The RNA shown here (Archaeal signal recognition particle RNA) has 333 nucleotides and comes from a Hadesarchaea archaeon. Its Rfam family is "Archaeal signal recognition particle RNA". The family is grouped with related families in Rfam's "SRP clan". It was read from a public genome assembly, where an Rfam model found it. Model confidence (mean pLDDT): 77 of 100.
RNA sequence: CGGCGGGCUAUGGCGGGGGGAUACCCCUCCCCUGUAACCACAAAUGGGGUUUAUGGUGGGCCGAAAGCUCGAGGAAGGCGCUGGAACUGUACGUCGACCUGGUUUCCGGCGUGGAAGCCACGUCUCGUAGGGUCGGCAGCGGCAGGGCCUCGGCCGUAGGGUCGGGGUAAACUGCCCUUACCUCUCGAACCCCCCAGGGGCGGAAGAUUGGGGCAAAUCCAAUCCGAAUCAGCAAGGGUUGGGAGGACGUUCGGCGCUUGCGAAUCACGGGGUGGAGCCUUGGAACCAGUAAUCGAUGUGCGGAGAAGGCGUCGACCCCGGGCGCGCUCGCCG
Numbered sequence: 001c002g003g004c005g006g007g008c009u010a011u012g013g014c015g016g017g018g019g020g021a022u023a024c025c026c027c028u029c030c031c032c033u034g035u036a037a038c039c040a041c042a043a044a045u046g047g048g049g050u051u052u053a054u055g056g057u058g059g060g061c062c063g064a065a066a067g068c069u070c071g072a073g074g075a076a077g078g079c080g081c082u083g084g085a086a087c088u089g090u091a092c093g094u095c096g097a098c099c100u101g102g103u104u105u106c107c108g109g110c111g112u113g114g115a116a117g118c119c120a121c122g123u124c125u126c127g128u129a130g131g132g133u134c135g136g137c138a139g140c141g142g143c144a145g146g147g148c149c150u151c152g153g154c155c156g157u158a159g160g161g162u163c164g165g166g167g168u169a170a171a172c173u174g175c176c177c178u179u180a181c182c183u184c185u186c187g188a189a190c191c192c193c194c195c196a197g198g199g200g201c202g203g204a205a206g207a208u209u210g211g212g213g214c215a216a217a218u219c220c221a222a223u224c225c226g227a228a229u230c231a232g233c234a235a236g237g238g239u240u241g242g243g244a245g246g247a248c249g250u251u252c253g254g255c256g257c258u259u260g261c262g263a264a265u266c267a268c269g270g271g272g273u274g275g276a277g278c279c280u281u282g283g284a285a286c287c288a289g290u291a292a293u294c295g296a297u298g299u300g301c302g303g304a305g306a307a308g309g310c311g312u313c314g315a316c317c318c319c320g321g322g323c324g325c326g327c328u329c330g331c332c333g
Base pairs, nucleotide, nucleotide: 001333002332003331004330005329006328007327008326011063012062013061014060015033016032017031018030019029023050024049025048026047027046038059039058040057041056067323068322069321070320071319073317074316077313078312079311080310081309082308087303088302089301090300091299092298093297094296095295096294097293099289100288101287102286103285104284105283106282108279109278110277117273118272119271121269122268123267125263126262127261128260129259130258131257132255133254134253135252136250137249141176142175143174144173145172147168148167149166150165151164152163153162154161155160181246182245183244184243185242186241191238192237193236199230200229206224207223208222209221210220211219
């Protein structure tokens, strides 16, 4: 003097940029980007600052003469201005489609064994007036007498008889009205009629016995007793009531039942006339019309905002220049 290594110091790094906000700077916020590379705390009614602003508080790590500074180039991305693309809304206009009608034509079908049209008839449909049939529903009311119930009077030895009043759904009879009648059946412990047998009262006639009397008769008494009369069980006949059927009634309904009249003619059938077209769908062309809708297009007024251009900031990359390159220890040459 130089090289290597260790320890230091001056001094660096642990990010930067754009936007926003702000009088302005930084941070927390948003976005872009870099490194091998920090941790914790608080912070948009904000945190720290003032052109000396390029965060604050606290704690760490890395490098180290590392470094400081000037100039040029490239460049992610952002911001500002400009620019107006795709797309889209709306108004108006035009054209076309859709839709409607007409004409022509094609496909298919019918037609001189007779098209369209016209006439009338029948079917069908509707309305109306009936009939038939089946079913549903429903069953009149009144007057009088009688009877029955009840109250009272009179008569009679009894049983009972008789007169009058009131009531009553029928039972029996007659009449009127109504469509409301007929037949069968069940059938009231309690209603009506009738009432065998049996029962009550009674005692005519008759019979027997007794009394009386000579006898008989008359007479008296008792007993029996089949008439008359009363109540009345069963049975029977009715009624109230129930059921069934028939006739009648009913503007309650059903029925591919039927008749008459009228109307409408889409449809169906055959008849007459007529004498060559007719039919419906589908396709095509043309013409006319068109409210709305759809499609295309033009213009106006909008929305939207791409590419590009200019400017600016600029992470990051890279090149060149200037200044500087300190102290100390050890080893080696």